[in-house]
Molecule: SAM riboswitch aptamer (S box leader)
Organism: Clostridiaceae bacterium
RNA sequence: AUCUUAUCUAGAGUGGCGGAGGGAACGGCCCUAUGAAACCCGGCAACCGUAAGACGGUGCCAAUUCCGGCAGGUAAUACCUGAGAGAUGAGUU
Numbered sequence: 001a002u003c004u005u006a007u008c009u010a011g012a013g014u015g016g017c018g019g020a021g022g023g024a025a026c027g028g029c030c031c032u033a034u035g036a037a038a039c040c041c042g043g044c045a046a047c048c049g050u051a052a053g054a055c056g057g058u059g060c061c062a063a064u065u066c067c068g069g070c071a072g073g074u075a076a077u078a079c080c081u082g083a084g085a086g087a088u089g090a091g092u093u
Base pairs, nucleotide, nucleotide: 001093003091004090005089006088007087008086013041015040016039021031022030023029026068027067028066042061043060044059047057048056049055065085070082071081072080073079074078
């Protein structure tokens, strides 16, 4: 990387360091010098393992997976359901 499967409306820092970016891509809309990312510490959660101690392997810590794109429905800019895409775990070739 491929495929299968489960979950995705809850939860999580007034810390250190660092200095301009970040929210997958695109279109929006946002966050950010009242300090982005990365890293450290801290925390949340409970998929797998386990000696059963949240201990270990991962994951996560703005906004529903931030919203939308495709299909269907409800009497319209709106809302609902599903798909697709994506993320994470476990397994698989």